[in-house]
Parts: sequence; structure tokens; C1' cells
RNA sequence: CCGUGUGGGAGAGUCCCCGACGCAGUGCGCCGGGGCGCCGAAGGGGCAAACCUCCCCGGAACCUCUCAGGCGCAAGGGACCACGCGG
Repeated sequence: CCGUGUGGGAGAGUCCCCGACGCAGUGCGCCGGGGCGCCGAAGGGGCAAACCUCCCCGGAACCUCUCAGGCGCAAGGGACCACGCGG
């Protein structure tokens, strides 16, 4: 440095509309679809700002963009950190 196992691991709406179901009566819950809003820590893009450098070139990222992904609970994913094992 790489792989693997275990543990920890954040952020962001259940807001509006439609349909079905259930309970009940002009509402609530849940599922599916759509819209808008939002998050960044899988992956991906970019050095335009910022950062590194005396300056330029250049550089990568937890910076930036949100394509993807994610946003009630749970599950899943999860950069990164610690320890163990193997190469």
C1' cells in the first nucleotide's frame, strides 16, 4: 500500500397534487405515481472560486457541481476512523 472481517459512522420534506386500500365521516393512516424543495460522505465530472506554491505551470480533495445516489421510522448504502487477519 492492497484485500478482507468486526465496531463506530453524518446531512437533507412526509410539503403539495392524483389514484387505490383501510378506518371513519368532509378527516387520518398507509402504498404507488407526479411536482417542487433540500442533502453530500458510494460512484462520477471540474479546477471556475478557495487551497497548496515566491510567481507561473500544475495538483488532488471531506473544495465545488449535483449526473447518479439520498431526504418520516426502519432497512440499505456510506467517505472516513479503530482493531484483527492475509498478501

Predicted 3D model of an 87-nucleotide RNA (Glycine riboswitch aptamer) from a soil metagenome.